[in-house]
Context: one part of a larger RNA
RNA sequence: UUUGGCCUAAAGCGUUCGUAGCCGGCUGGGUAAAUCUCUUGUGAAAUCGUUUUGAUAAAACAAACGACGUGCAGGAGACACUGCUCAGCUAGGGACUGGGAGGAGUUGGGAGUACGCCUAGGGGAGCAGUAAAAUGCUAUAAUCCAUGGUAGACUACCGGUGGCGAAGGCGCCCAACCAGAACAGAUCCGACGGUGAGGGACGAAAGCUAGGGGAGCAAUCCGGAUUAGAUACCCGAGUAGUCCUAGCCGUAAACGCUGUGAGCAAGGUGUUGCACAAUCCUCGAGAUUGUGCAGUGUCGAAACGAAGGUAUUAAGCUCACCGCCUGGGAAGUACGGUCGCAAGACUGAAACUU
Numbered sequence: 001u002u003u004g005g006c007c008u009a010a011a012g013c014g015u016u017c018g019u020a021g022c023c024g025g026c027u028g029g030g031u032a033a034a035u036c037u038c039u040u041g042u043g044a045a046a047u048c049g050u051u052u053u054g055a056u057a058a059a060a061c062a063a064a065c066g067a068c069g070u071g072c073a074g075g076a077g078a079c080a081c082u083g084c085u086c087a088g089c090u091a092g093g094g095a096c097u098g099g100g101a102g103g104a105g106u107u108g109g110g111a112g113u114a115c116g117c118c119u120a121g122g123g124g125a126g127c128a129g130u131a132a133a134a135u136g137c138u139a140u141a142a143u144c145c146a147u148g149g150u151a152g153a154c155u156a157c158c159g160g161u162g163g164c165g166a167a168g169g170c171g172c173c174c175a176a177c178c179a180g181a182a183c184a185g186a187u188c189c190g191a192c193g194g195u196g197a198g199g200g201a202c203g204a205a206a207g208c209u210a211g212g213g214g215a216g217c218a219a220u221c222c223g224g225a226u227u228a229g230a231u232a233c234c235c236g237a238g239u240a241g242u243c244c245u246a247g248c249c250g251u252a253a254a255c256g257c258u259g260u261g262a263g264c265a266a267g268g269u270g271u272u273g274c275a276c277a278a279u280c281c282u283c284g285a286g287a288u289u290g291u292g293c294a295g296u297g298u299c300g301a302a303a304c305g306a307a308g309g310u311a312u313u314a315a316g317c318u319c320a321c322c323g324c325c326u327g328g329g330a331a332g333u334a335c336g337g338u339c340g341c342a343a344g345a346c347u348g349a350a351a352c353u354u
Base pairs, nucleotide, nucleotide: 004325005324006323007308008307012322014202015201016200017199021195022194023193025089026088027087028086029085030084031083033082035078036077037076038075039074040073041072042071048066049065050064051063052062092192093189094188095187096185097184098183105177106176107175108174109173110172111155112154116150117149118148121145122144126137127136163170164169207248208247209246210245211244212243216242217241222236223235224234259321260320261319262318263317264316267299268298269297270296271295272294273293274292275291276290277289278288279287280286303310304309327354328353329352336347337346338345339344
């Protein structure tokens, strides 16, 4: 010299779209707002510096000159960067075309095994359950075997640190509609971009409102056990709920405990998608190997880090923008406000204590 942090110590909004704002690619011309230079005016006094006067006169006072006043206004100039404007470009971004990948979404139709119930029939004393039991079911014929039917929910195997989606999340098959991403292109537009305070939308489960549905499972509740007790763990029943439609709620360990975007900076090895090349080929939308791009894992160098570790998917080196943190408790509480049918959510202290 170096001027805090946010994976785990306090701290990344659950996610995304987007308003204002902030920031913004390459080339040339103009302008001169900004910036810089020179100059003019002005910029009170006191204060400060130098010199000086007078008094016994150091201080103080007084006078002259200077400095300070870092500013404002006017004038003249400079033009690299920033701004504004004009013209152009294609590396960012977008559009288009092409053939592929995908549990992305919405709606409709269909299928499948199992479980329950009903039902011809068979069968005839136990079944069920546990560590052991009991409650429970059963001569109104159970359990078990089995014919036909019905109802609701779910979607084994494939299935994979595999795929898709902004996140929440998404898994039987078919169809329609609809959205996004990757790759490839001798196509087009030409900075149209990044972030995003407020704001909008989406947002697991549970919960709420109305109407359906209800097989299995199962908070609460009721029994049986266990136990000193047992408001539990285990067992038997079983209601909300779980499912559908319409609306509300708006929270989660909403997690990668890691905001979004961009650039730069060693590699090795898997895997998914697309493209290209070579080799093989039972010529198939085939197989293998390699390369490029994009995704997703793993190991690891430099670097970083308090360490654990991270390491081209950064927690490295930089930039832009947003959010958030400032000892523990009181407390995500009180009060107020906004939202909600409610439950509650969002915003969010202090006294006191340590």

About this RNA:
The prediction has a mean pLDDT of 88. Predicted 3D model of a 354-nucleotide part of an RNA (small-subunit ribosomal RNA, central domain) from a metagenome. The full RNA is in RNAcentral, with records from SILVA.